[in-house]
Context: one part of a larger RNA
């Protein structure tokens, strides 16, 4: 920048890509076959392997601004109760998130058209002959079917709605299923988008002070107390208010 006015949405698909693997085992059937030893074609089911995509409800990892336990020193004046430093100072455990060891799907089935191959009917060449006319099967393989990208497919398609009473758009801010940036997606007062708050979920594991017991260590009152990222509801804070681009002419 193009797609002959500007937009927002929904499409079709020329074409590309991807996926394409394969054991074992049971029945058929100890069937046919074969003296017997042994031992099936076709056909049907069950199960695994590598690979591949998805995903976190499970079993695990992760989880350095979550809980708790503790060691050495230091500091809060001393006890208590805390704080720093020592790999996160060691150790227990651990949401959300990302994951594999986990889970859960896939390689199916048809369909065209062939390949060696097997025919049918059939002259040349009174017979033969699958071939010369004709014509019927045949493969993990070609072309589809599945998946997935796709109208710069410049052959630049379709549909639907909106706009010269200005559609849409973009800066801006709160953002996360997105992210290096930027894109991309949600909101932005007519608002639940983030923070708070509150409720619940999940996580450590029963705080300090105190009161009872007990000489005391502890025990109990206490499933306490604290708490990052979940679920919800909730305008307390922050998303203000403008501003810029922005199209049909006409011979």
């Nucleotide at each position: 920048c193009g797609c002959a006015g500007g937009a927002g949405a929904u499409u079709u698909g020329c074409g590309g890509g991807g996926c394409u693997c394969u054991g074992a085992c049971a029945c058929u059937a100890g069937u046919a076959c074969g003296a017997g030893a042994g031992g099936a074609c076709c056909g049907u089911g069950u199960u695994g392997g590598a690979c591949a995509g998805a995903c976190c409800a499970c079993u695990g990892g992760u989880u350095u601004a979550c809980c708790g336990g503790u060691u050495g020193u230091u500091c809060c004046g001393c006890c208590a109760g805390g704080g720093g430093c020592a790999u996160u100072g060691c150790c227990g455990g651990g949401u959300a998130u990302c994951u594999a060891c986990g889970u859960c799907u896939g390689g199916g089935a048809a369909g065209g058209a062939u390949a060696a191959g097997u025919g049918c009917u059939g002259a040349a060449a009174g017979c033969a002959u699958c071939u010369a006319a004709g014509u019927a099967c045949g493969a993990a393989g070609c072309c589809u079917g599945c998946c997935u990208c796709a109208a710069g497919a410049u052959u630049a398609g379709a549909u639907c709605u909106c706009c010269a009473u200005g559609a849409g758009g973009g800066u801006c801010g709160u953002u996360g299923u997105a992210g290096a940036c930027u894109a991309c997606g949600a909101c932005g007062u007519u608002g639940a988008u983030a923070g708070g708050c509150u409720a619940c979920a999940g996580g450590u594991g029963u705080a300090a002070a105190u009161g009872c017991a007990g000489u005391a260590a502890u025990g109990u009152a206490a499933a306490a107390g604290c708490c990052g990222a979940g679920u919800a509801g909730u305008a307390c804070u922050a998303a203000u208010u403008g501003c810029c681009c922005g199209a049909u002419a006409c011979u």
Annotation: RNAcentral holds the full RNA, with entries from ENA. Large-subunit ribosomal RNA, domain VI from a Bacteroidia bacterium, 251 nucleotides, folded computationally. The coordinates come from a structure-prediction model, not an experiment, and the mean pLDDT is 87. Its Rfam family is "Bacterial large subunit ribosomal RNA". Rfam links the family to the GO terms ribosome and structural constituent of ribosome.